SAM riboswitch aptamer (S box leader) from uncultured Mucilaginibacter sp., 120 nucleotides, folded computationally. Lineage of the source: Bacteria > Bacteroidota > Sphingobacteriales > Sphingobacteriaceae > Mucilaginibacter. The prediction has a mean pLDDT of 82. The sequence was found by an Rfam model in a public genome assembly. Rfam family: SAM riboswitch aptamer (S box leader). Its family is annotated with regulation of gene expression in the Gene Ontology.
[in-house]
RNA sequence: AACUUAUCCAGAAAGACUGAGGGAAAGGCCCUGCGACGUCUUAGCAACCUGUACCGCUUUUUAAGCUGUACAAGGUGCUAAUUCCUGCUUAUGCAAUUAAUUGCAUAAGGGAGAUAAGAU
Numbered sequence: 001a002a003c004u005u006a007u008c009c010a011g012a013a014a015g016a017c018u019g020a021g022g023g024a025a026a027g028g029c030c031c032u033g034c035g036a037c038g039u040c041u042u043a044g045c046a047a048c049c050u051g052u053a054c055c056g057c058u059u060u061u062u063a064a065g066c067u068g069u070a071c072a073a074g075g076u077g078c079u080a081a082u083u084c085c086u087g088c089u090u091a092u093g094c095a096a097u098u099a100a101u102u103g104c105a106u107a108a109g110g111g112a113g114a115u116a117a118g119a120u
Stems, first nucleotide, its partner, number of pairs: 001120001003118006013042005021031003026086003043079003048075003051071004056066004083112001088109009
């Protein structure tokens, strides 16, 4: 780097250094010299993987596998805003229009992205 699977309306920030941008991209809307982004330290959230304990189930039953629950020691991740919102398709409702159609709202799906695990 491309691929597969799962999740993404919950949750969780202080300090030091630095000094102007940042929220992936476009549009919007926001954050930001009352200090952004970044780096470091400490703390926290969460429970994807490893691990530990327990209930249950299955099997080829001194064992192995699987579902669930709890913990949070290890590997990641995360700690403004739903992935900040939208973009494409479909359905429904409302409004405008002679109509085709357009706009708005809601829902479902898709796309893009992020994270984890796996395999190349």